[in-house]
RNA sequence: GUCCCGAUAGCUCAGCAGGAUAGAGCAACAGUUUCCUAAACUGUAGGUUGGAGGUUCGAAUCCUCUUCGGGACG
Numbered sequence: 001g002u003c004c005c006g007a008u009a010g011c012u013c014a015g016c017a018g019g020a021u022a023g024a025g026c027a028a029c030a031g032u033u034u035c036c037u038a039a040a041c042u043g044u045a046g047g048u049u050g051g052a053g054g055u056u057c058g059a060a061u062c063c064u065c066u067u068c069g070g071g072a073c074g
Base pairs, nucleotide, nucleotide: 001073002072003071004070005069006068007067010026011025012024013023019057028044029043030042031041032040050066051065052064053063054062
């Protein structure tokens, strides 16, 4: 330099043949239970989906550029 993969909640990830409110587990917080703690159960909060632009009635999803991480070739 060319090409490929990844980036979504505090962490690990799903969703990516465009469709109505963006999810799970763990963690956090509150409650129930207990003499207390843990465990278990219930609930709550937490995201402008790496950034910018475009296409579209509608984008996490498609296109372009770009940042970061990983890989292949030279």